[in-house]
This is a predicted structure of a 107-nucleotide RNA (SAM riboswitch aptamer (S box leader)) from a Pseudomonadota bacterium. The coordinates come from a structure-prediction model, not an experiment, and the mean pLDDT is 85. The sequence was found by an Rfam model in a public genome assembly. Of the family's consensus pairs, 97% are formed in the model.
RNA sequence: CACUCAUCGAGACCGGCUGAGGGAAAAGGCCCUUCGACGCCGGGGCAACCAACGGGCCCAGCCCGUAUGGUGCCAACUCCUGCGGCCAAGGUGCCGGUAGAUGAGCG
Numbered sequence: 001c002a003c004u005c006a007u008c009g010a011g012a013c014c015g016g017c018u019g020a021g022g023g024a025a026a027a028g029g030c031c032c033u034u035c036g037a038c039g040c041c042g043g044g045g046c047a048a049c050c051a052a053c054g055g056g057c058c059c060a061g062c063c064c065g066u067a068u069g070g071u072g073c074c075a076a077c078u079c080c081u082g083c084g085g086c087c088a089a090g091g092u093g094c095c096g097g098u099a100g101a102u103g104a105g106c107g
Base pairs, nucleotide, nucleotide: 001107003105004104005103006102007101008100013043014042015041016040017039021032022031023030027081028080029079044074045073046072049070050069051068052066053065054064055063056062057061078099083096084095085094086093087091
């Protein structure tokens, strides 16, 4: 970096450093931000994808639990729209797609 599969309306903040933009993507909207955002570091936390361990079952496997290890995450639905369709609609609507993120696997 490509591909495959699963998930994405829940959850989780303090301190230090820095100093102007930031919220992936044209564009639009909306929002955060010198009362210091974004980012980095430390600590704390959330969660339960993988491993491990314990338990259960209808045992190729599945479910429950713990949170020890590997990741991840801690403003806003993946902030919203974006492409197509649907409706008793004209909307904070529904379904799907694209793109993206994370994990696991594989080349």